[in-house]
Predicted 3D model of a 92-nucleotide RNA (Glycine riboswitch aptamer).

RNA sequence: GAGGAGGCUUCGGAGAAUCCCGUUAAAUCGGGUGCCCAAGGUGCAAGGCGUGUAUGCGCUGAAUCUCUCAGGCAAAAGGACGAAGCAGAUGA
Numbered sequence: 001g002a003g004g005a006g007g008c009u010u011c012g013g014a015g016a017a018u019c020c021c022g023u024u025a026a027a028u029c030g031g032g033u034g035c036c037c038a039a040g041g042u043g044c045a046a047g048g049c050g051u052g053u054a055u056g057c058g059c060u061g062a063a064u065c066u067c068u069c070a071g072g073c074a075a076a077a078g079g080a081c082g083a084a085g086c087a088g089a090u091g092a
Stems, first nucleotide, its partner, number of pairs: 003090001007086006017033001019032004034073003040069001041067001043065001047060005
């Protein structure tokens, strides 16, 4: 001492049931049906690597894509991601 992972604070921040039955003081608990994808998690294209000639196979491999396990479907909370501020491992 440029930059800076991750962190904290403030602000913005989408989707889908205020569904049905029973129950409860209660969105409390149990069951059912239909949905959503932006906590977390699953899957993989190109490319790379291996095999060594197979238009193959194996490994690796990203997302706001995909699945819907988890989570969610009034409000609140949460919320990927973005902005500002703070300190800052490390460090050209």
The coordinates come from a structure-prediction model, not an experiment, and the mean pLDDT is 81.